[in-house]
Context: one part of a larger RNA
RNA sequence: CCGUGGCUAAGGAACUCGGCAAAUUGGCCCCGUAACUUCGGGAGAAGGGGUGCCCUCCUUCGGGAGGGCCGCAGUGAAAGGGCUCUGGCGACUGUUUAUCAAAAACACAGCACUCUGCUAACUCGUCAAGAGGACGUAUAGGGUGUGACACCUGCCCGGUGCCGGAAGGUUAAGGGGAGGGGUUAGCCCGCAAGGGCGAAGCUCCGAACCGAAGCCCCGGUAAACGGCGGCCGUAACUAUAACGGUCCUAAGGUAGCGAAAUUCCUUGUCGGGUAAGUUCCGACCUGCACGAAUGGUGUAACGACUUGAGCACUGUCUCGGCCACGGGCUCG
Numbered sequence: 001c002c003g004u005g006g007c008u009a010a011g012g013a014a015c016u017c018g019g020c021a022a023a024u025u026g027g028c029c030c031c032g033u034a035a036c037u038u039c040g041g042g043a044g045a046a047g048g049g050g051u052g053c054c055c056u057c058c059u060u061c062g063g064g065a066g067g068g069c070c071g072c073a074g075u076g077a078a079a080g081g082g083c084u085c086u087g088g089c090g091a092c093u094g095u096u097u098a099u100c101a102a103a104a105a106c107a108c109a110g111c112a113c114u115c116u117g118c119u120a121a122c123u124c125g126u127c128a129a130g131a132g133g134a135c136g137u138a139u140a141g142g143g144u145g146u147g148a149c150a151c152c153u154g155c156c157c158g159g160u161g162c163c164g165g166a167a168g169g170u171u172a173a174g175g176g177g178a179g180g181g182g183u184u185a186g187c188c189c190g191c192a193a194g195g196g197c198g199a200a201g202c203u204c205c206g207a208a209c210c211g212a213a214g215c216c217c218c219g220g221u222a223a224a225c226g227g228c229g230g231c232c233g234u235a236a237c238u239a240u241a242a243c244g245g246u247c248c249u250a251a252g253g254u255a256g257c258g259a260a261a262u263u264c265c266u267u268g269u270c271g272g273g274u275a276a277g278u279u280c281c282g283a284c285c286u287g288c289a290c291g292a293a294u295g296g297u298g299u300a301a302c303g304a305c306u307u308g309a310g311c312a313c314u315g316u317c318u319c320g321g322c323c324a325c326g327g328g329c330u331c332g
Stems, first nucleotide, its partner, number of pairs: 001327008010318002014316001019313001027051005036041001038148001052069007070074001075080001082311004087306002089303002094106002110146007122132003149298004154228003159225002161221005168216003174210002179205005186197004229247005256290001257287001268284005
């Protein structure tokens, strides 16, 4: 010097990103316990008191009552909650990154939409046999979203998706075969070389027309993917604008919430707490850029979650000191 442990005057979080770590508390019995609440809880709330040994009496044999004794100390060592207030997130118990993340992430009961009538939908499998689904049958099974509970969940179907429609438009293979090309038995012209015409057969190309679903088209549908405006003016102080005008849109954000896990400007402004508070709590609303199952707003209980505050307590600190054991180091 390092590790682990013990003690420490006065102060008591001044430490620090942050009380991290440590300390406090601790068992059992009795008294006593608030807001809030889903009436279960919150609760071991909080906060107090007791606790050993001896004698006597009582006893349901657990203990109780009275009297006495000792120590600083009686759950005499060890072991076994620190507490309160407050906001956020997630209802909860659970689950997770084996080996840097345990969480506000995942799951969850509950809610909703949708598919599926049974050889079900869906999944695995070689477009198979077969198997799962299920020896189930719509109060069932699959998929998706949301996520207890309470109060609720507004407007938009123009785009995309899905569902329904089938009159019209478009449209593949296929059908169809108008018409045309190649070949040439033969015929024609030519002295010849060569040129022209050309049936059948074989063969190639091929127009009209007939051809589904799909797409176009017509409707529906948002707890489907998603979206939910701008400018100008106006009231007898001022300010503001219930009101009016105008442009655009499929429709222009309703309730509720709001400087928020969301607010850039921003340490917004006001109030509270502090001697002093970029954090925190309560308000305001100018929401850069909340908002309703990509759910909105609340919420008792719960949480090794997270924010802020207080009490208790402490070597975290002022600021160090001492001790024990182990290591390092020196010698061997």